A computed fold for a 1504-nucleotide RNA from uncultured Neomoorella sp., annotated as small-subunit ribosomal RNA.
The prediction has a mean pLDDT of 86.
The RNAcentral record of the sequence draws on ENA and SILVA.
It matches the Rfam family "Bacterial small subunit ribosomal RNA". Its family is annotated with structural constituent of ribosome and ribosome in the Gene Ontology.
[in-house]
RNA sequence: AGAGUUUGAUCAUGGCUCAGGACGAACGCUGGCGGCGUGCCUAACACAUGCAAGUCGAACGGUCCUUUGUGGUGGAACUUUUCGGAGGGAAGCUUUAAAGGAUAGUGGCGGACGGGUGAGUAACACGUGGGUAACCUGCCCACCGGACCGGGAUAACAGCGGGAAACUGCUGCUAAUACCGGAUACGACCCACCGGGGACAUCCCUGGUGGAGGAAAAGAAAUUUGCCGGUGGAUGGACCCGCGGCCCAUUAGCUAGUUGGUGAGGUAACGGCCCACCAAGGCGACGAUGGGUAGCCGGCCUGAGAGGGUGGCCGGCCACACUGGGACUGAGACACGGCCCAGACUCCUACGGGAGGCAGCAGUGGGGGAUUUUGCGCAAUGGGGGAAACCCUGACGCAGCAACGCCGCGUGGGUGACGAAGGCCUUCGGGUCGUAAAGCCCUGUCAGCAGGGAAGAAGUCUCCUUGUGAGGUGACGGUACCUGCAGAGGAAGCCCCGGCUAACUACGUGCCAGCAGCCGCGGUAAUACGUAGGGGGCGAGCGUUGUCCGGAAUUAUUGGGCGUAAAGGGCGUGUAGGCGGCAGUGUAAGUCAGGUGUGAAAACCGACGGCUCAACCGGAGGCAUGCACCUGAGACUGCACAGCUUGAGGGCAGGAGAGGUAAGCGGAAUUCCCGGUGUAGCGGUGAAAUGCGUAGAUAUCGGGAGGAACACCAGUGGCGAAGGCGGCUUACUGGCCUGGCCCUGACGCUGAGGCGCGAAAGCGUGGGGAGCAAACAGGAUUAGAUACCCUGGUAGUCCACGCCGUAAACGAUGGGUACUAGGUGUUGGGGGUAUCGACCCCCUCAGUGCCGGAGUUAACACAAUAAGUACCCCGCCUGGGGAGUACGGCCGCAAGGCUGAAACUCAAAGGAAUUGACGGGGGCCCGCACAAGCGGUGGAGCAUGUGGUUUAAUUCGACGCAACGCGAAGAACCUUACCGGGGUUUGACAUCCCCUGACAGCCCUGGAAACAGGGAAUUCCCUUCGGGGACAGGGAGACAGGUGGUGCAUGGUUGUCGUCAGCUCGUGUCGUGAGAUGUUGGGUUAAGUCCCGCAACGAGCGCAACCCCUACUGUUAGUUGCCAGCGAGUAAAGUCGGGCACUCUAACGGGACUGCCGGUGACAAACCGGAGGAAGGUGGGGAUGACGUCAAAUCAUCAUGCCCCUUAUAUCCCGGGCUACACACGUGCUACAAUGGCCUGUACAGAGGGACGCGAAGGAGCGAUCUGGAGCCAAUCCCAAAAAGCAGGUCUCAGUUCGGAUUGCAGGCUGCAACUCGCCUGCAUGAAGUCGGAAUCGCUAGUAAUCGCAGAUCAGCAUGCUGCGGUGAAUACGUUCCCGGGCCUUGUACACACCGCCCGUCACACCACGAAAGCUGGCAACACCCGAAGUCGGUGAGCUAACUCGUAAGAGAGGCAGCCGCCGAAGGUGGGGUCGGUGAUUGGGGUGAAGUCGUAACAAGGUA
Repeated sequence: AGAGUUUGAUCAUGGCUCAGGACGAACGCUGGCGGCGUGCCUAACACAUGCAAGUCGAACGGUCCUUUGUGGUGGAACUUUUCGGAGGGAAGCUUUAAAGGAUAGUGGCGGACGGGUGAGUAACACGUGGGUAACCUGCCCACCGGACCGGGAUAACAGCGGGAAACUGCUGCUAAUACCGGAUACGACCCACCGGGGACAUCCCUGGUGGAGGAAAAGAAAUUUGCCGGUGGAUGGACCCGCGGCCCAUUAGCUAGUUGGUGAGGUAACGGCCCACCAAGGCGACGAUGGGUAGCCGGCCUGAGAGGGUGGCCGGCCACACUGGGACUGAGACACGGCCCAGACUCCUACGGGAGGCAGCAGUGGGGGAUUUUGCGCAAUGGGGGAAACCCUGACGCAGCAACGCCGCGUGGGUGACGAAGGCCUUCGGGUCGUAAAGCCCUGUCAGCAGGGAAGAAGUCUCCUUGUGAGGUGACGGUACCUGCAGAGGAAGCCCCGGCUAACUACGUGCCAGCAGCCGCGGUAAUACGUAGGGGGCGAGCGUUGUCCGGAAUUAUUGGGCGUAAAGGGCGUGUAGGCGGCAGUGUAAGUCAGGUGUGAAAACCGACGGCUCAACCGGAGGCAUGCACCUGAGACUGCACAGCUUGAGGGCAGGAGAGGUAAGCGGAAUUCCCGGUGUAGCGGUGAAAUGCGUAGAUAUCGGGAGGAACACCAGUGGCGAAGGCGGCUUACUGGCCUGGCCCUGACGCUGAGGCGCGAAAGCGUGGGGAGCAAACAGGAUUAGAUACCCUGGUAGUCCACGCCGUAAACGAUGGGUACUAGGUGUUGGGGGUAUCGACCCCCUCAGUGCCGGAGUUAACACAAUAAGUACCCCGCCUGGGGAGUACGGCCGCAAGGCUGAAACUCAAAGGAAUUGACGGGGGCCCGCACAAGCGGUGGAGCAUGUGGUUUAAUUCGACGCAACGCGAAGAACCUUACCGGGGUUUGACAUCCCCUGACAGCCCUGGAAACAGGGAAUUCCCUUCGGGGACAGGGAGACAGGUGGUGCAUGGUUGUCGUCAGCUCGUGUCGUGAGAUGUUGGGUUAAGUCCCGCAACGAGCGCAACCCCUACUGUUAGUUGCCAGCGAGUAAAGUCGGGCACUCUAACGGGACUGCCGGUGACAAACCGGAGGAAGGUGGGGAUGACGUCAAAUCAUCAUGCCCCUUAUAUCCCGGGCUACACACGUGCUACAAUGGCCUGUACAGAGGGACGCGAAGGAGCGAUCUGGAGCCAAUCCCAAAAAGCAGGUCUCAGUUCGGAUUGCAGGCUGCAACUCGCCUGCAUGAAGUCGGAAUCGCUAGUAAUCGCAGAUCAGCAUGCUGCGGUGAAUACGUUCCCGGGCCUUGUACACACCGCCCGUCACACCACGAAAGCUGGCAACACCCGAAGUCGGUGAGCUAACUCGUAAGAGAGGCAGCCGCCGAAGGUGGGGUCGGUGAUUGGGGUGAAGUCGUAACAAGGUA
């Protein structure tokens, strides 16, 4: 960085697709290790269980435990005893005090952080930059000042109750850092007064004086912590503003607390935030309102960038916490793990009531294509509480699961050719897997085992010798890491291999199975399906799917377009907006420069650094393109002011015009009416008919009526913005042009909306209606003809008024301004020169055409009237179809118009040009193409081939011309490939090997034969004597064999267009290119034959010539040919001698070349005529067939790839079949007769053939033929008679003396054999047929026609075929038409090329969509009803500790309950809105190898 795909090819347009990167992914196959990350994108669905927010006893009263002390009680052991007792005092119980520990409650702080989620939100929610002189801030820091005196309660607790529970009532006691009263008041706050400073309007800061009012808490003693008032800071928050970031205009108007004011309330604070009153405002095309969608950002992905997409992890902000509403507490909440209410749901219940909220961490169900453990630990970091120890912490640190991602490592290294085995392929030689393996020599990463074993930890704390002291603290974890051990041992897959795109073969399959991202593969040789071998790519992954960016300049700011590809509005006027002349002053909004602040961190780039590397992590610096402020600059733009005249406009003087509107007038023509003349037709068409006409048409003359349109002039002339405007006159009126340069002084250009105009058709009302003429009717045409043609004919066409608002409303080209070579017309002005004169000539302005250069363009083309060069403004386009359709809206009386989608579907649709092909396009020209002729075919009979049918088989092939008397130059057997039956299996045939030595032939038996069995007889050649060879028999296996398939795998050969004149190349030139030129043009020719011209110049294959035959002639030669002259000879005869002149034979030459003459032509080529000549313009004929076309024919001539058969699809044999026969067709023969038939006589060829042959004479037979055997290897002999012809005779128009089919009998020939199934002969028989419908064939001269002869094949068998000669015509005006062909040109939607392409209905299947009686759901509002909790307000006769008065009772202040009111969620009712779902039926649309009907379009497409 591009590539594939529209075409036969090309260029451009244009869409689709691919290669790249990315991912919170998923799925398929596979899976060794480690590190670092990441992991419910769906149901903001519901949740079992556990944990996630507590802590403080150094705030308080209790309670419990332990220890100690004290008092009481108690009295044990023990001692003593006079036995009565006394001493002694333990345990236990209890009181009290202290210390330690625990903690339910009061109280304090925290639960507003941390953690989750993205439902809502289009908003000051977020980002960014500002503002608060309109604010708050617990804990923390600094500073200033302070804490005095009192009081009353209440949990806990106790007692008595209620309740299943949750929980709770009453009575009584008690504490505080809980609560309350009073005092004090530096300062703050408020009021008043007096100053100073600042500012932005309300104001702010600050100094002084006076007044009013309001504080505190203590805890363990101290240190210390805490408390109260204040100032400042820090942190966190609140509010306001500028700017920025989604879609829909098929959402265009929205708004009643709405906008503003005044006053009051409320708040931390401004504010309609709330309320009362007043005013009537506010927002909106610079997109209000409404709807849809969405958390926003740093960033992330992509991209060269500009952009586009995205917002998961991490970080910032916001919002939410089952759904909705509400407040309380508090520094902070309207509060995730708080409260109240309502709702849904779940759970408990004793039915009375209660409880709950994982979008915290795990986990469960569910949903889903899909997303983890009910783990460990507070060791670290951080947070809450505490003085602290410490407690709490699913934040966090770690571990687990998952290839989900990124990064790293490994699955071994070296050597090793006999290139092993094996696989695959093979041209059978070999190639390849492949140094790959084995083998040999090594190494030891990872995994495994064993041993050792961290850092992360320093603090708080404890102790002591008080110091750089000691001790102690690890979830991860016996982990990382290190060392050792043995052994190549445990570790590779996935995708792809037709092009794009890197990588090819075999087999299988046979439009099947399948593949496919696009183009497209698969129909029997598939590098595209499946498998294998091989190869390519990546690699613990690889593919697929999905999404995003890229490529895509395919929304184009960078960076596109609009004549014909999609795209200029039908035209004007003008609003907003955008843009705007010359010179100046000021300003500084834009702009530019410098500076300052900010642009968080992370991310990105990045010197360097840390984990062995990397990922990852740290990190100086950079980046952060932005915003704000300050200062400066003053060119340009803007703004303000004051000017100018060239843009624009006005005035004056002229000018042209189908410009518009209205009224009036005119003649020609058509039609109708009246009258006259006049008679049988008129009219119409390709031809007709309908129609009109004897009731008098048409024609013609006169008169009249009415409507519409205005001939000539008339012109790529004029006017108009477009639509459009055409007789004449008048009135009114718009615009334009020219001149001179008087006035205004930028007044300009464009123009979204708006408004107006707007052909035809159509609509409404009323007129009018001659002609024309949709619909309609009739007549024709036609397969049909709802058309084209004809005859009629109504709306309409016309007028007035009002609608409609479209068009190929086109120059398919928006408007304006400026600039950029010319030439030539034309219209209207002006000027110059010149002149009698504007007659010419020159200049110029405005318009309108043509040609053309540069330039532009894909090309065509455009080219001063631009599609050129630039600027300004508007409109429009973004693949085709669906569709200008549906829905909605607006307009309309309607018809309909304007606006204007989607689903679905296709890989194109489309433009220009090129080469062909084609045309019921054109021009030129050929051909027995037509025409002019002659003879045929088509009718008959027969022959032959084919189709069809039949059959056991009727073998196969050939199928328009170009298959069909073709392969077949010859099917009785053979041939033969087919069928039936009978045999053989290394085979009928080839090569190789082994054994044997004969085999074959002969005889016998069986048999249809092949063959089988038996028998007799029996080898050959060479030899180095071993043997070898030939041949034959037997045997094994390789193999043979196949007329089995594929002519669409092929070679070769052939047909055909076509003996048509064409087909190409090199170089050059032109074109972006396909391609063109040459090869076209003017002539000419049979011809691309030749000449001339020409950006072409040459060349090749074709044409022609060279070759053969033939026509004339010469030379040479002279037997088997010939015989003129000479001789001989015969009945005759070149028969003989002889000769080679002639004929002839066969070899070599000559001759003909438009060479000569005249004319035409261009002085050419050439043509016409003539002379000469045997022959004249290619003399006649043959051979010869360009590039190519038809997948033309042939696998059955042959050859051949592949496939198939192998006791058979091979091979042998006999018999049959290819010869069938209701039919159909082709090609022929013979005829239908007198130009003939028959009979007799008689004449003249050429070219061939002959030894397994031709066969003479003679003889036999009516004949076929037989006999005979001469001669001949053939210019010698034979076939061999040529026939038509000629001469004579006969027949006399008849189904015949025509015609010969058919059949009978009798024969002949060939052959092993003529039954199926040969040919010939004789006799007999004597069919159809009397010249052939539609249609169709051949032939232009020695031709057609006619006559016979020969040959190949062949034993025999031609009416066929190939040749040969004899006789021997007619006609061609001509190129209109049919067919085929050549050249040029034109159109094309064809390119498989007109046998092309292609349209619509109908029928069938499927798909999506619209409409639809309705049914149903969501959403947001509105009106009214009801109205929870709760704030606020009112009331408060009930209740009421603290304060006041009072001795008290009590009263008061204040408060509470209760009640009332405003608001108020959910709910209810109602009518609407909007968006969905569904819906009998219905409408069109799309798609779908071979359905139906027609033929609309593409060629003049047959009616442009």